[in-house]
RNA sequence: GGUUGUCUUCGGGACAGGGUGCCCCGUCGCAAGACGGAUAAUCCCAACCGGCGGUUAAAGCCCGCGAGUCCGGCGUAAGCUGGGCAGACACGGUGAAAUGCCGUGGCCGACAGUGAUGGUGGCGUUUGAUGCGCCUCUCAGUCUGGAUGGGAGAAGACAGAC
Numbered sequence: 001g002g003u004u005g006u007c008u009u010c011g012g013g014a015c016a017g018g019g020u021g022c023c024c025c026g027u028c029g030c031a032a033g034a035c036g037g038a039u040a041a042u043c044c045c046a047a048c049c050g051g052c053g054g055u056u057a058a059a060g061c062c063c064g065c066g067a068g069u070c071c072g073g074c075g076u077a078a079g080c081u082g083g084g085c086a087g088a089c090a091c092g093g094u095g096a097a098a099u100g101c102c103g104u105g106g107c108c109g110a111c112a113g114u115g116a117u118g119g120u121g122g123c124g125u126u127u128g129a130u131g132c133g134c135c136u137c138u139c140a141g142u143c144u145g146g147a148u149g150g151g152a153g154a155a156g157a158c159a160g161a162c
Base pairs, nucleotide, nucleotide: 001162003160004159005158006157007156008155009154010153017045018044019043024037025036026035027034028033047142048141049109050108051065052064053063054062060107061106068085069084070083071082072081073080074079089105090104091103092102093101111145112144113143118138119137121135122134123133124132125131
């Protein structure tokens, strides 16, 4: 120094900002309505986050791995295993070398849950409704949860042979 074995520790982050203001509440009004208050994860603006290994050089968006999930096989089970799903970058500069650095402008985000002042569909009300009421489905990178979990892997200790 590599290698084999055993063990230890470590191993995922992020909107309490601003604007608007449905329903609602208050005052005034015969009423229509006016004024004031309060009001958004979801609308508008702004903000913020980025596991691990590799790659001539430092990467969320180059290659691969992990986590999640679906289907199949094995298993009493824990779990193992095969396959599928699973996102996103350009330009300029420096340089021997960069989709990695610097500058500028972009883009992306598992599964389950919740769920509106958004959207879909239906029913009722109604003379009829674009109104009102009810129901349904849909919608989160940052909320809640699986997870005080798992994990790619990282660092180290000891032992063996080389």